[in-house]
Context: one part of a larger RNA
RNA sequence: CUGGGCGUAAAGCGCGCGUAGGCGGUUUGAUAAGUCGGAUGUGAAAUCCCUGGGCUCAACCUGGGAACUGCAUUCGAAACUGUUCGACUAGAGUAUGGUAGAGGUAAGUGGAAUUCCAGGUGUAGCGGUGAAAUGCGUAGAUAUCUGGAGGAACAUCAGUGGCGAAGGCGACUUACUGGACCAAUACUGCCGCUGAGGUGCGAAAGCGUGGGGAGCAAACAGGAUUAGAUCCCCUGGUAGUCCACGCCGUAAACGAUGAGUGCUAGCUGUUGGGGCCUUAGGUCUCAGUGGCGCAGCUAACGCGUUAAGCACACCGCCUGGGGAGUACGGUCGCAAGAUUAAAACUC
Repeated sequence: CUGGGCGUAAAGCGCGCGUAGGCGGUUUGAUAAGUCGGAUGUGAAAUCCCUGGGCUCAACCUGGGAACUGCAUUCGAAACUGUUCGACUAGAGUAUGGUAGAGGUAAGUGGAAUUCCAGGUGUAGCGGUGAAAUGCGUAGAUAUCUGGAGGAACAUCAGUGGCGAAGGCGACUUACUGGACCAAUACUGCCGCUGAGGUGCGAAAGCGUGGGGAGCAAACAGGAUUAGAUCCCCUGGUAGUCCACGCCGUAAACGAUGAGUGCUAGCUGUUGGGGCCUUAGGUCUCAGUGGCGCAGCUAACGCGUUAAGCACACCGCCUGGGGAGUACGGUCGCAAGAUUAAAACUC
């Protein structure tokens, strides 16, 4: 250097955008850098190899040849790769017309429920549990009715339904705004794919400053349980959960399956479009999303046009278990810590 892998055995970065780089559609001409062929020069000698000779043989010595797979110069070839002048439209994109959607941000509005406050009715319990007790209640609770305050979440619709790159997104209205899909044309004419570094987004918890605080609830307190109970159960309850701005940058961030493209049997459910027909329906087609399943693959489980099948080019990652995702150093962070990342030793 080549060779093996990454759903579950070690192994896909949490997800985008994108620099360098790598790779790149059809076709005409040119070129000749890569590529291929010839020639010339060089590639010291020795060694190795082939074939002779000399020591009685051999090792050893020695003649000749081949080889030295390389480099340079030069003459050619032009299929492929590259470069270049053009052309094209199947990739990619733009325009026009529609469609669906919890996609995002901001402002406003609404009803149900919990809690609290005020008042009315009303009287001895309420609450809670396996059973109790702590707790609340004659200073009038629980229950019930009326009014008010305040915060948070949006029942039904609701669906292996939808949207988003991922995290994620669910009351209603308005404003601003991103993306996708479909149909028919027109246009641009490879403008593409991937992407080391880089940069942005990134649940929950946590942190900083200032608000807010109904319910829930780490910590904590009390009551039980128990041999004990620093738990499970109960009564309370503070951070937090909520908002604004700033940080953190991690998750079983999961489809444990990187992104892109082409090819390869079918059947069936469902979402959004479109076409046709004999229109409570049928059928064809495009884009998603589920369930089966042939070939094929797989150690098996299973996957199976949404591949883990058959291929192409690009990135990331793995190399026995423990030590260890740790130490040290670097970078980042207010901190918590994150990231990069060993070794001794041991089995």